The part of an RNA shown here (large-subunit ribosomal RNA, domain IV) has 354 nucleotides and comes from a Pseudomonadota bacterium. It matches the Rfam family "Bacterial large subunit ribosomal RNA". The full RNA is in RNAcentral, with records from ENA.
Context: one part of a larger RNA
């Protein structure tokens, strides 16, 4: 110097991102116990006392002698209570520094964030505000059910049957959940427009018995071939409605009150409609350490507030909550070698030297 223990003046977080570690509480009885609540909780709240040993006495727990009684004289039975035990309780005495004498054995308290909750999770850096959860809401399914595995057969769903299954989104519990169907999807309609196989089979076009021509050629029925035009053809899309706890959306510019300021009130543009209640510098606020206050002597943190929400907002849930957390923040109390500031033991390593 180094690990792992121990003790330590005065001060007690001044250390440090951050009381990380450490120390402090601690058992058992008693007495006391706030807000707040979902009345069950909070609660071991939080703050108090007392704990050995040694006499005596009272209650009390089992055991149950000896003696009496009675006796059909083996047993067995009644009454009786000593002794010895357990467990409390009262009183007197004694002792140490110190009685739960060693070990084991909650630190408490008060704001606020987020999840209600208990549970789950990244095996081998993240246990969480993530997932799960019961509760809610929507859709689909009428059963050989949707669905889902699988070329099928078949099986799961189910030996179930809308109070049931399946998918989806919310996430206990309370008060609540606005406006917008233009756009995308879903669902409904069918009159009208488009519109595929097919069906139809018009014009045309090739070949040629034949006729024509001196000749080269031309004309050409029917037949087989090739084309293939009106026309008829459903779903879908165009259309017409509904739906938003379906995806999702939810404005801007201008002037106006008798001080200034501000605009309840007017004008105008544009949209499907213009953000309702609640919250709001927030796990969301750039400007920003916004501004007031509080809390410290001093506070980019934190806790009430103001609203100028860059860029909250109503089941991608909003705003509250008692209880719950190895959450995350900030405060205070005890406590202390975290620190002022370092000492000093105890062993194990280094390190010398055998």
């Nucleotide at each position: 110097c180094u690990c792992u223990g121990g003790u330590u003046a005065a001060g007690g977080a001044a250390c440090u991102c951050g009381g990380c570690a450490a120390a402090a509480u601690a058992a058992c009885a008693c007495c006391g116990u706030a807000a707040c609540u979902u009345c069950g909780g909070g609660a071991g709240a939080a703050g108090g006392u007392g704990u050995g040993c040694c006499g005596c006495c009272c209650u009390u727990u089992g055991u149950g002698a000896a003696g009496c009684g009675a006796u059909u004289c083996g047993c067995a039975c009644g009454c009786g209570g000593a002794g010895c035990u357990g467990a409390g309780g009262g009183u007197g005495g004694u002792u140490g520094c110190a009685g739960u004498g060693a070990a084991a054995u909650g630190g408490g308290g008060g704001g606020a964030g987020c999840g209600a909750c208990u549970g789950u999770u990244u095996a081998c850096u993240a246990a969480a505000a993530a997932c799960a959860u019961a509760g809610g809401a929507c859709u689909c399914u009428g059963c050989g059910a949707a669905g889902u595995c699988g070329a099928a057969a078949g099986a799961c769903g189910c030996a179930g049957u809308a109070u049931a299954g399946g998918g989806u989104c919310u996430g206990a519990c309370g008060c609540c959940u606005g406006c917008c169907c233009g756009g995308u999807g879903c669902c409904g309609g069918a009159a009208g427009g488009u519109u595929a196989a097919g069906g139809g089979g018009a014009c045309u076009u090739g070949u040629u018995a034949g006729g024509g021509g001196c000749a080269a050629c031309c004309c050409g029925a029917a037949g087989c071939a090739a084309u293939g035009a009106a026309c008829c053809g459903a779903a879908g899309c165009c259309c017409c409605g509904g739906u938003a706890a379906a995806c999702g959306g939810c404005g801007g510019c201008c002037g106006u009150a008798a001080c200034u300021a501000u605009a309840a009130c007017g004008g105008u543009c544009c949209u499907a409609a213009g953000g309702u209640a609640g919250c709001g510098a927030a796990a969301u606020u750039c400007c920003u350490u916004g501004u007031c206050g509080g809390g410290u002597a001093a506070g980019u943190u934190c806790c009430g507030a103001c609203c100028u929400g860059c860029a909250c907002g109503a089941a991608u849930g909003g705003c509250g909550u008692a209880a719950c957390g190895a959450u995350u923040u900030c405060c205070c109390c005890a406590c202390u070698g975290u620190c002022u500031c370092a000492a000093c033991c105890a062993g194990g390593g280094a390190c010398u030297c055998a």